Overview: This is a predicted complex of two RNAs, RNase P RNA and transfer RNA, with 411 nucleotides together. Rfam match: Bacterial RNase P class A. It is annotated as a ribozyme. The coordinates come from a structure-prediction model, not an experiment, and the mean pLDDT is 76.

RNA sequence: UGACAUGAUUGGGCAGUCGCUGGUCUAUUAUAUAGACGAGAGGAAAGUCCGAGCCCCGCAGAGCAGGAUAACGGCUAACGGCCGCCGGGGGUGACCCUAGGGAAAGUGCAACAGAAAUAAACCGCCUUGUUUACAAGGUAAGGAUGGAAAGGCGAGGUAAGAGCUCACCGGCAUGGUGGAGACAUCAUGGCCAUGUAAACCCUAUCCGGAGCAACACCGACUUGUGAGGCUUGCUCGGCCAAUGAUCAGAAGGGUGGCUAGAGCUCUGUAGCAAUGCAGAGCGUAGAUAGAUGAUUGCCUUAAAAGACAGAACUCGGCUUACAGAUCUUCGUCAC
RNA sequence: CCGGGUGUAGCGCAGUUGGUAGCGCGCCAGCUUUGGGAGCUGGAUGCCGCGAGUUCGAGUCUCGCCACUCGGACCA
Numbered sequence: 001u002g003a004c005a006u007g008a009u010u011g012g013g014c015a016g017u018c019g020c021u022g023g024u025c026u027a028u029u030a031u032a033u034a035g036a037c038g039a040g041a042g043g044a045a046a047g048u049c050c051g052a053g054c055c056c057c058g059c060a061g062a063g064c065a066g067g068a069u070a071a072c073g074g075c076u077a078a079c080g081g082c083c084g085c086c087g088g089g090g091g092u093g094a095c096c097c098u099a100g101g102g103a104a105a106g107u108g109c110a111a112c113a114g115a116a117a118u119a120a121a122c123c124g125c126c127u128u129g130u131u132u133a134c135a136a137g138g139u140a141a142g143g144a145u146g147g148a149a150a151g152g153c154g155a156g157g158u159a160a161g162a163g164c165u166c167a168c169c170g171g172c173a174u175g176g177u178g179g180a181g182a183c184a185u186c187a188u189g190g191c192c193a194u195g196u197a198a199a200c201c202c203u204a205u206c207c208g209g210a211g212c213a214a215c216a217c218c219g220a221c222u223u224g225u226g227a228g229g230c231u232u233g234c235u236c237g238g239c240c241a242a243u244g245a246u247c248a249g250a251a252g253g254g255u256g257g258c259u260a261g262a263g264c265u266c267u268g269u270a271g272c273a274a275u276g277c278a279g280a281g282c283g284u285a286g287a288u289a290g291a292u293g294a295u296u297g298c299c300u301u302a303a304a305a306g307a308c309a310g311a312a313c314u315c316g317g318c319u320u321a322c323a324g325a326u327c328u329u330c331g332u333c334a335c
Numbered sequence: 336c337c338g339g340g341u342g343u344a345g346c347g348c349a350g351u352u353g354g355u356a357g358c359g360c361g362c363c364a365g366c367u368u369u370g371g372g373a374g375c376u377g378g379a380u381g382c383c384g385c386g387a388g389u390u391c392g393a394g395u396c397u398c399g400c401c402a403c404u405c406g407g408a409c410c411a
Stems, first nucleotide, its partner, number of pairs: 001334004005329001007327004012299007020040002023037006042308001046319002049317005054211001056209002061236004066207005072084004086100001087098004101202002106200002108196003122143002124139006151169002154166003172189007215256004221249001223248002228240004263282008336407007345360004354391001362378005384400005
């Protein structure tokens, strides 16, 4: 210098003018209006994919069905999330990816090709039948097919071959050592068990359902219907209902829920980290057809403009979208 | 805002233990007819919404996106 890797940050600032939505105060003061002060979108507010808070279902009882997760250790309110680590895979490397239990519990599937697909003799090799041909037998080393062909490779051995025997490698079983553990490593034994569980299934753990249009209160029709309904997959069990359940309409109203919460920032401390603990400081949208906008000037900048995008009960994550700019590592490779 | 469903040929739809994707209408060509329609014969038409993954192999199984669509407030 070039090409990368990793982890982050930012997504312009200040002031003026005109508006919009809430709040507080003051004045006129029952409403309403006017003035002043102060607040007013995001890192993803999005997708709604997980986990919770909150809330209701006549307290969720039993059985079946169904769903989710899957090496190990930790974090957390909880999680299918995060951190660390192990195994596997990729990359020259920094580093990245990983739905990673069980295929000797059972069942299913493996099209086409190929002789044969879980089971073997098409060619070849060897032996015998006197010889060629042909037949019988042996044989999985070689050919051919396939994603996959009976552990791989070499030597011995043999009629030819074969874990038939042996060394190494892979895999399995047992034992030792190290580690908190997954696991790693060493020794011995025996010669072996195709793949698929994001096919059914088995094992272990967990799960009642519904969602703020939940739900509660105020309030005008005092309306119609008439026996079943609720327990939100099914059965049992339980509960409600002619003192009217349920269903169908109807101002398609108002208020609460509605923002102080597992909250944010900084510092210290324990820890490799996720994260925990302690202290100090902060007050930070709450609309309901939906406000958060427009414009001018200056500053910063290469450039002020133009990325993705707009809260709707609230948090913790995940996923997806994102112009441009900046930083981090005594980072990697090449010259 | 919350919950559910569906994307396969121009249109409407099938497609199950994963193995070369079909039906009807429509379209095109030929025959028939003076010509058209009807009829007969033949033919074309698909990135199975998009992108990854599992698998030897994906319309089908899994995950993530996109589009369309349906339902849900109001008591006594």